[in-house]
């Protein structure tokens, strides 16, 4: 040079400021749509292992599935990406 954990600045989509109570206040319940880029859920090639002739477990990534959680003015949050700061192994 890379890489990696943590911090700090940048820039970062998507969907109802929906209905009906409520409440000082999208505060709080309930309904009904809809979002994917915290977080988890499911898996392909490929490997193994078992039966034994194509079968069956089992391991197994994603911005891809599903939407459990979240989320649907703004703000916060945000996956990812840049760049800097310490400090780590080779």
């Nucleotide at each position: 040079a890379c890489g990696u954990c943590a911090c700090u600045u940048u820039g970062g989509a998507g969907a109802a400021g929906c209905u009906c109570a409520u409440u000082g206040a999208a505060u709080u319940g309930a309904g009904u749509g809809c979002c994917g880029a915290a977080g988890g859920u499911g898996c392909a090639a490929a490997g193994c292992a078992g039966a034994c002739c194509u079968c069956u477990g089992c391991u197994a990534a994603a911005u891809c599935u599903c939407u459990c959680a979240g989320g649907c003015a703004a703000a916060a949050g945000g996956a990812c990406a840049a760049a800097g700061u310490c400090g780590c192994a080779a």
Predicted 3D model of a 90-nucleotide RNA (Glycine riboswitch aptamer). It matches the Rfam family "Glycine riboswitch aptamer". Rfam describes the family as follows. This family represents the bacterial glycine riboswitch. The coordinates come from a structure-prediction model, not an experiment, and the mean pLDDT is 75.